[in-house]
RNA sequence: GGUGCCGGACGCGAUGGUCGCGGGCGCCUCCGGGCGUCCCGAGGAAAGUCCGAGCUCCACCGGGUAGACUGCCAGGUAACGCCUGGGCGCCGCGAGGCGACGGACAGGGCCACAGAAAACAGACCGCCAGCCGGGCAACCGGCUGGUAAGGGUGAAACGGUGGGGUAAGAGCCCACCGCGCUCCUGGUAACAGGGGUGGCACGGCAACCCCCAGUCGGAGCAAGGCCAAAUAAGCGGCGAGGCGUGACCCACACCGCCCAUUCCCGCGCAAGCGGGGAAGCCGCGGGUAGGCUGCUCGAGGCGGUUGGUGACAACCGUCCCAGACAGAUGACCAUCUCCCGAAGCGCCGCGAGGUGCCAAGGAAACAGAACUCGGCUUACGGUCCGGCACCGCGA
Numbered sequence: 001g002g003u004g005c006c007g008g009a010c011g012c013g014a015u016g017g018u019c020g021c022g023g024g025c026g027c028c029u030c031c032g033g034g035c036g037u038c039c040c041g042a043g044g045a046a047a048g049u050c051c052g053a054g055c056u057c058c059a060c061c062g063g064g065u066a067g068a069c070u071g072c073c074a075g076g077u078a079a080c081g082c083c084u085g086g087g088c089g090c091c092g093c094g095a096g097g098c099g100a101c102g103g104a105c106a107g108g109g110c111c112a113c114a115g116a117a118a119a120c121a122g123a124c125c126g127c128c129a130g131c132c133g134g135g136c137a138a139c140c141g142g143c144u145g146g147u148a149a150g151g152g153u154g155a156a157a158c159g160g161u162g163g164g165g166u167a168a169g170a171g172c173c174c175a176c177c178g179c180g181c182u183c184c185u186g187g188u189a190a191c192a193g194g195g196g197u198g199g200c201a202c203g204g205c206a207a208c209c210c211c212c213a214g215u216c217g218g219a220g221c222a223a224g225g226c227c228a229a230a231u232a233a234g235c236g237g238c239g240a241g242g243c244g245u246g247a248c249c250c251a252c253a254c255c256g257c258c259c260a261u262u263c264c265c266g267c268g269c270a271a272g273c274g275g276g277g278a279a280g281c282c283g284c285g286g287g288u289a290g291g292c293u294g295c296u297c298g299a300g301g302c303g304g305u306u307g308g309u310g311a312c313a314a315c316c317g318u319c320c321c322a323g324a325c326a327g328a329u330g331a332c333c334a335u336c337u338c339c340c341g342a343a344g345c346g347c348c349g350c351g352a353g354g355u356g357c358c359a360a361g362g363a364a365a366c367a368g369a370a371c372u373c374g375g376c377u378u379a380c381g382g383u384c385c386g387g388c389a390c391c392g393c394g395a
Stems, first nucleotide, its partner, number of pairs: 001391010013336007021041004025036004043366001047377002050375005055220004067216005072086005087101001088099004102211002107209002109205003124151002126147009159177006178200001179198008224293004234284005241258004261278007300319008339362002344357005
């Protein structure tokens, strides 16, 4: 200098001006609201709603089945399918990256195309032996049999390499590797290393069914709680009287004044008494509109110390940081910053070219809270910082 890998921070940036919005607080008020040198006001993903929780309501004696999810080991955490560390496998020269990573002798199923044959397999070519025919011969052709060493097909061909052996071959035999069983050692464990032994017998797919082990009640802030208008229906009461006076008090009659839409039944000669209803009036509970609450201080942010490889934890200090409900967090102007910039200028190079600055001009993303947290995933113009690997050059 080049090419890469990993981690972290930021993210329509800064300042000023003019208008404007949501919430808090204070003041004023004609209670409708208004005012303010005041305070706060989106994100790393607020997103997808994919996991795990808090919180709330409903359900709940226990067990099983179905269904869904998870699946190497240890740790972290409130919890997790997340994170950290480790093991194993694969990829990369490497820094590093990726992995649904239990079970294929419990059973079922599948293995396209190609190929002779795809699972207790398979003679297409080839190799070998015998016989027959042809040929002087080398050899060629046919039939029968042996053979999985070679070729060819395939993602995969029934262990691999080498040697012996054989007519040619073959775990047929041997060594090493692989595999199964078993023992020892190390490790918390996953697992690793080693010894012995067997004799090749066990193809792949479980992100097909399945088996094994573990976890799982449902709904969600439109949860839930409180207050509660009007109208209609429901239930209860009143439903013809009220007030004044009333000779001692209380009650009543009579009388006076006021109000008034009435209906039915029984008793009574009548006055009247008793009962039931309509309209109407009063009340009740439930509940709609509406309002209040849940609501933002929390497994909280920042800094430090200590412990730990780390995820993380403990302690100390410090800070308060949106709470709307048609849903605020915006618009415009000026200057500056940042990125691109094939013209121009500078530097390096013989050159092709590389690189820095930069005018005009252009670009400045993805996206926006709605009960709250912890994760995962996805989207994103670009900027900055730290660590590491490989290659080239110079000293």

Predicted 3D model of a 395-nucleotide RNA (Bacterial RNase P class A) from a Gemmatimonadales bacterium. It is recorded under the gene name rnpB. The sequence is in RNAcentral, with records from ENA. Taxonomically the source falls in Gemmatimonadales (Bacteria, Pseudomonadati, Gemmatimonadota, Gemmatimonadia). It matches the Rfam family "Bacterial RNase P class A". Its family is annotated with tRNA processing, ribonuclease P activity and dimeric ribonuclease P complex in the Gene Ontology. Rfam describes the family as follows. Ribonuclease P (RNase P) is a ubiquitous endoribonuclease, found in archaea, bacteria and eukarya as well as chloroplasts and mitochondria.